Overview: Predicted 3D model of a 73-nucleotide RNA (transfer RNA) from Propioniciclava soli. Model confidence (mean pLDDT): 82 of 100. Taxonomically the source falls in Propioniciclava (Bacteria, Bacillati, Propionibacteriales, Propionibacteriaceae). Its Rfam family is "tRNA". By type it is a transfer RNA. Gene Ontology term of the family: triplet codon-amino acid adaptor activity. About the family: Transfer RNA (tRNA) molecules are approximately 80 nucleotides in length. It was read from a public genome assembly.
């Protein structure tokens, strides 16, 4: 230098043009317990790396950047 993949919550990770975004861990409250752990119930956070574009509508498609990983030279 070229090619490919990835970037969504504190962490892991879905959503494949149509409810402004599912779930798990972590966290908060309560129950259970002598007290805890385990377990059970309830509750809580993300406008999706940044900037543009297409579209009635974009996490999703297109362009350019930034960051991470891999391959080739």
């Nucleotide at each position: 230098g070229c090619c490919c993949c990835c970037g969504u919550a504190g962490c892991c990770c879905a959503a494949g043009g149509g409810c402004a975004g599912a779930g798990g861990c972590a966290g908060g409250c309560g129950g259970c317990u002598u007290a805890a752990a385990c377990c059970c119930g309830c509750c809580c956070g993300a406008g999706u790396g940044c900037g543009g574009g297409u579209u009635c509508g974009a996490a999703u498609c297109c362009c350019g950047c930034c960051g991470g990983g891999g391959g080739c030279a």